Model confidence (mean pLDDT): 85 of 100. Small-subunit ribosomal RNA, 5' domain from an uncultured Oscillospiraceae bacterium, 520 nucleotides, folded computationally. RNAcentral holds the full RNA, with entries from ENA, Greengenes and SILVA.

Context: one part of a larger RNA
RNA sequence: GGACGAACGCUGGCGGCGUGCUUAACACAUGCAAGUCGAACGAGAAUCGUAUGAUGGAGAUUUCGGUCAACUGAGUACGAGGACAGUGGCGGACGGGUGAGUAACGCGUGAGGAACCUGCCUUUCAGAGGGGGACAACAGUUGGAAACGACUGCUAAUACCGCAUAACACAUUGAGAUCGCAUGGUCUUAAUGUCAAAGAUUUAUCGCUGAAAGAUGGCCUCGCGUCUGAUUAGCUAGUUGGUGAGGUAACGGCCCACCAAGGCGACGAUCAGUAGCCGGACUGAGAGGUUGAACGGCCACAUUGGGACUGAGAUACGGCCCAGACUCCUACGGGAGGCAGCAGUGGGGAAUAUUGGGCAAUGGGCGCAAGCCUGACCCAGCAACGCCGCGUGAAGGAAGAAGGCUUUCGGGUUGUAAACUUCUUUUGUUAGGGAAGAGGAGAAGACUGUACCUAGCGAAUAAGCCACGGCUAACUACGUGCCAGCAGCCGCGGUAAUACGUAGGUGGCAAGCGUUGUCC
Numbered sequence: 001g002g003a004c005g006a007a008c009g010c011u012g013g014c015g016g017c018g019u020g021c022u023u024a025a026c027a028c029a030u031g032c033a034a035g036u037c038g039a040a041c042g043a044g045a046a047u048c049g050u051a052u053g054a055u056g057g058a059g060a061u062u063u064c065g066g067u068c069a070a071c072u073g074a075g076u077a078c079g080a081g082g083a084c085a086g087u088g089g090c091g092g093a094c095g096g097g098u099g100a101g102u103a104a105c106g107c108g109u110g111a112g113g114a115a116c117c118u119g120c121c122u123u124u125c126a127g128a129g130g131g132g133g134a135c136a137a138c139a140g141u142u143g144g145a146a147a148c149g150a151c152u153g154c155u156a157a158u159a160c161c162g163c164a165u166a167a168c169a170c171a172u173u174g175a176g177a178u179c180g181c182a183u184g185g186u187c188u189u190a191a192u193g194u195c196a197a198a199g200a201u202u203u204a205u206c207g208c209u210g211a212a213a214g215a216u217g218g219c220c221u222c223g224c225g226u227c228u229g230a231u232u233a234g235c236u237a238g239u240u241g242g243u244g245a246g247g248u249a250a251c252g253g254c255c256c257a258c259c260a261a262g263g264c265g266a267c268g269a270u271c272a273g274u275a276g277c278c279g280g281a282c283u284g285a286g287a288g289g290u291u292g293a294a295c296g297g298c299c300a301c302a303u304u305g306g307g308a309c310u311g312a313g314a315u316a317c318g319g320c321c322c323a324g325a326c327u328c329c330u331a332c333g334g335g336a337g338g339c340a341g342c343a344g345u346g347g348g349g350a351a352u353a354u355u356g357g358g359c360a361a362u363g364g365g366c367g368c369a370a371g372c373c374u375g376a377c378c379c380a381g382c383a384a385c386g387c388c389g390c391g392u393g394a395a396g397g398a399a400g401a402a403g404g405c406u407u408u409c410g411g412g413u414u415g416u417a418a419a420c421u422u423c424u425u426u427u428g429u430u431a432g433g434g435a436a437g438a439g440g441a442g443a444a445g446a447c448u449g450u451a452c453c454u455a456g457c458g459a460a461u462a463a464g465c466c467a468c469g470g471c472u473a474a475c476u477a478c479g480u481g482c483c484a485g486c487a488g489c490c491g492c493g494g495u496a497a498u499a500c501g502u503a504g505g506u507g508g509c510a511a512g513c514g515u516u517g518u519c520c
Stems, first nucleotide, its partner, number of pairs: 001520004006516005013390006019383002021348001026346003030343003035090003040087002047080006056071001059068003097301003106226008116218002121214007129163001131161002138153006169194011199206003227273003234264003239261006246254001276298004280291004303324005326337004354380001356379003362376001363374004393423004403414004428457006437447001464509005469490003475504005485492002
């Protein structure tokens, strides 16, 4: 000198764009953050319509027994309606957060899989025949304070289960061709065996099953690179390899039985400490050094530890089970919970924001769609936290006014500075107009009456901070008297201090200026 997710002191007008718990991966009140589909299915509340019309009955009539009756509208039947739940499908593995752990094939980079998987999507081929039995919901009974159950009975489906059909699929056994990187790969062919399906409706679609290929996403293996310590020198029994069986989508001590005795290490094993990695960022002439906030990629984690289930995909933040700690409810028998999602609270700290608006846009889930959901996202609020831009007026104006400071008492300086005159109106304020962002028929804008434009008003609403001995731009007076104090270094202060304090003046930067911290 530059930089910062900064903090502190003094000061503070506006706008644009960004950024904002670096500490306790500490504990969390409250609300919201993942639903959706009635074009898979049964059932169906409120309410409404139509028909019938119990009951009550103003009133009319009467031979006083009755009869007729507007109105009322229970109940019943049919239809509409679709709430709250339930079965089923898809999605809750994305999106969002955090950096605890991890020195590792975790990450980066470059190869490889003749050892692999892939829902939705795209293309192509083929197919959907015929049956069955349940379980929720519901009804009844019943246990419990609750959470939540138990028993009996009924029922539907794109839920579930057989049967049929089926190859280019899969499995086994053969034959042939061709290629190769050893195990072998690819293609052709024969025989045998095995495996599938689901319908819906508004009739045009949306779905269903099998197979092949693609795309996308993932899994695995390897080369190289990836902090410090030797005051850590030896480490290792599933350990290293083999055979066989198991397991996996798949290779593999991944797991197991047996066999062999190996494997790693001064080119630093093991142990210990520290740490998420990278694209990048900062700095530097570069080489390099430092760093990994925001944005993007990968990884890991979700109160702590363990476990699997479902599924195309998880060993699953807002799923399940067990154990621990903690918090809450309880009728003491037993239950409920997990903000490192968005806000917000306490705590810690030098220190970091609103319990805001909207799905209008972009994107995501579901749905044929209309649409619903979306604290992703888009916006607004707070903060000079950062960068950038603008303003706090412009021109004229010497009696060089007054005042201040100083003085050798003549003056000098503040200083064209002010006053004063003439202008301008960015900003401000008032009034009027008023977008783009919204398309591909129409409709639809949170921001927002915002940006912007026009007119009026009036210099009106707007300057501080640090320094002035040298380094280093900028000097005098008074006070103080090795005191009080200053200080980055050298050093100032003991009676004329340009170095302390104040004032005037001056220099620097400017809505900031200084200080502290960290890095180059």